Model confidence (mean pLDDT): 75 of 100.
Two RNAs folded together computationally: RNase P RNA and transfer RNA, 480 nucleotides in total.
Rfam match: Bacterial RNase P class A. The family's RNA type in Rfam is ribozyme.
[in-house]
This record gives sequence, C1' cells and structure tokens, in this order.
RNA sequence: CCAGUCGGCCGGACGGCCGUCGCCUUCGGGCGGAGGAAAGUCCGGGCUCCACGCGGACACGGCGCCGGAUAACGUCCGGCGGGGGCGACCCCAGGGACAGCGCCACAGAAAGCAAACCGCCGGCCGCAAGGCGAAAGCCCCGGGGCCGGCAAGGGUGAAAGGGUGCGGCAAGAGCGCACCGCGUCGGCGGCAACGUCGGCGGCACGGCAAGCCCCGCCGGGAGCAAGACCGAAUAGGAGCGAUGCGCGGCGCCGCAAGGCGUCUCGGGGCCAGUCCGCGGGCCUUGUCGCUCGGGUUGGUUGCUUGAGGCGCCCGGCGACGGGCGUCCCAGAGGAAUGGUCGUCACGUCGGGAGCCACUUGGCUCCCGGCCAUACAGAACCCGGCUUACAGGCCGGCUGGCGUU
RNA sequence: GCUCCCAUCGUCUAGCGGUCUAGGACGUCGCCCUCUCACGGCGAAAACUGGGGUUCGAUUCCCCAUGGGAGCGCCA
Repeated sequence: CCAGUCGGCCGGACGGCCGUCGCCUUCGGGCGGAGGAAAGUCCGGGCUCCACGCGGACACGGCGCCGGAUAACGUCCGGCGGGGGCGACCCCAGGGACAGCGCCACAGAAAGCAAACCGCCGGCCGCAAGGCGAAAGCCCCGGGGCCGGCAAGGGUGAAAGGGUGCGGCAAGAGCGCACCGCGUCGGCGGCAACGUCGGCGGCACGGCAAGCCCCGCCGGGAGCAAGACCGAAUAGGAGCGAUGCGCGGCGCCGCAAGGCGUCUCGGGGCCAGUCCGCGGGCCUUGUCGCUCGGGUUGGUUGCUUGAGGCGCCCGGCGACGGGCGUCCCAGAGGAAUGGUCGUCACGUCGGGAGCCACUUGGCUCCCGGCCAUACAGAACCCGGCUUACAGGCCGGCUGGCGUU
Repeated sequence: GCUCCCAUCGUCUAGCGGUCUAGGACGUCGCCCUCUCACGGCGAAAACUGGGGUUCGAUUCCCCAUGGGAGCGCCA
C1' cells in the first nucleotide's frame, strides 16, 4: 500500500430572528424538551385488575450441548462438539431414532427383521457353432440353459448394512490381520459438556423428531383503551341461554299486604384451563354470559426517581457484581421538540500548481460551483432480539506485496 | 395504543412434504360457427409476497421482514 475480519462511536456544529409543549415566576423572564433504533410487537419482566393461596394429576403452549450472568428471558458471557475459511474469524433449534407409531417420491434388483439386474466363481446339461471320426459317439476356450455360491466391481439413488491396505479364497466376504471409524468397559484430566489412554467386541445400531411422540425444565388470564375518583346524558330498556333455596330467629318502617337490615340457623352454589385435596373467603334472589338498542365522546389520577445516567475505585478471563461521589434529564395526549438566514466542517464536480508513479491513478495546496443531509419520530416504564440507516471516525487482528 | 388473522394467475379459490411442468371457475387473447353481434365449440397466455433455515426434496414445516384486513373505550 492492497485485500479482509472483528469490536466500538458519531450521526451535522455555532450564532441571530420567528414559533411550539411542560414546569417555575418577583410577570421582565428563566429552565428543560426524541432515538440508536423511539420502529416491528418477536421474547422476558415491573405495575394494575380479575373473589386466592398451597400441593398433586391431566391438558395446552414454549424452551432444549455444558457451566455461569441476570429481576427474568428464546438474551448475554465463557467453554465443548460439529461444519466452513490459507488465516484473523464466522455459522449451528446442538436432548432422545434399541419406548412406540409414521414417512423415505422418482430411479433402482433391492429403501428397512434387506436384495441380486449386469457381473465373478463352481458343478451339471451338451442346445447352437466349431474340431476329430466312416458312423455311433467324443472333445468343447468362448456363446446358451439349469442348479448353487458371492457381494469385491459396474449401474440407480440424497442415502445400498463400515473405510484403506495386505493376506486369504474356486470366486469372494471382518473370513483373518494392521491402521482409522463405531460400540462398550475401565483408568486419568475436567464442576460439567467432553477430551485422552488402554482393554474388549468383527460391525450388530441408515436418515427424518422446524412429523406425531418420549424425557427434562418453565408458564394462571388480561392488558395503561389495565385500574381508581369526579361529572354529564339516556330507555337502570329488550331478546336468548345457564342456574335458582328453605324460610327459622331478631330489629326497623307500615293500619295491612309487604319491604329493608342482620345472624355461632340449615341447605345450596362459586373462587383464575380441567379434576381432586387442604386452609381461607364470597354469594344466596336475583345473579352471570351473549346479542341488540340508548346515552356520552368530558375532567383528575395512574405518569414518570428508575433493575436510572455519568465519573472513579475494587472483584471477575468475561457477561456482570459491589462501594463512593455527583446529576435530575420530555411527560404531550389528535399529540409539542420546528422553520428561516449567515459562517464553517464533511462530501462531490470542474480548473490550476507541486510531488510520487509514469498507464488508468494517488496525495497536498489554491480558486469556483452544488447539496445542507440517511433511517426515522416518544405515547405506562424497563431488559433484550430483529429490521432500516446518507456519510464519517477510532481501535484490535489476519493474509499478500514492496522498501529499509 | 393493544390483541389477533390472512397472503396461490387480472378476480374468486383447490392443493398442505414428492409425476406440481401448481388444478378449476369468471375474465383476457386467438381460431371456428354467423350476414353481424351474442350464445356455443377448440386452443393459448397468466400465479405460490420477499429473504434465510430444516429436509435428499418446501406452495406446504420453522424464523425474520413486507403488505393487507378485523376486533377492543366509558356509563347504564
């Protein structure tokens, strides 16, 4: 210098004028006002309500190498194994296929307790052809038929029941042996995933679980339009369905019929997917659910101090944790954070000068023109993931070339 | 703002791991029929929203994105 890889950061700056939302005000004004993703709503929490907690079983959903971090996670960190790359480095939904079921199209002989198309080998026949012979008959490499052996080679396929080599055999084959792979047992190292060494086994055990499933772990539901308070208005209305409960005592109102309240009454029902158990609670004449109809489209609160930001120190390889100091940093709700002007930076185009290469080009300086930035915008709040993003900066590392 | 659902020719849809080169209807185009149009007959063109993954193989299964659609306020 070129090519590459990983990580982090910025994402216009300053000033003038006009404007906007919130808070404070001595009414002059002062202070604060979007993001790295505020986004997609894909995960996990806080918070709030649902009449409630615990234990067990079932169902449903999610997750899945090991160890750690964390409030929690499908996130992050460190490791292991597999794959890719010369390398830095990158990718992996990465438990179980001897618990069971299912699938493996086409091609192919055979696709799942394997099979034999071509082929190789052996035996028999002597069919065609050939040879010998006068004939009967005999021989018969190769071709053909039948029987048997084989699974090395060819061919099909994504996948064909270990791979390479030597021996062995009629031909072959883990048939035997060596190495590699696989399985299993033991030792050692490691918390573990796993690694490594040695023995044994002659290979038996194909793939798919992002097919059903099995194992382990986790999970109650809904969501700030949650929820609380105030106010206004209307028809406190209709239909369907589910369930239905006695009435005992006492008190109050009432002339009475009856109504309301209450309980150491009895019975019944209900309590976060379903069932069971325990404790506790609630309801009992009307209640609940769905549908239709009516009214309203108001105010306050939740509402921003929080697993918070920044700096320093300590522990840890790291994610992260601890301590000290300091700061308060949008709270709008049809929704504010904007517009314009000037200067400048960055960028880009054209021209000129110098240097290096000498060929397209690269670097520095000067002059003139252009653009004035990309993606995008809080809506209860956090931790992540994913996706979008003009342009620019910094750092670590790898490979190649050149010079000293 | 929150919660869900869907995506296949121009339109409505079938298919849901494999002869899928994706089927059908309406529409479009061409030819025939007719004096002409319509009807009818024959034929053609035309699609799996995009990217990645699992698998031998994806329209189908999984993830992300994009686009479209539906529902949800309060009082009684």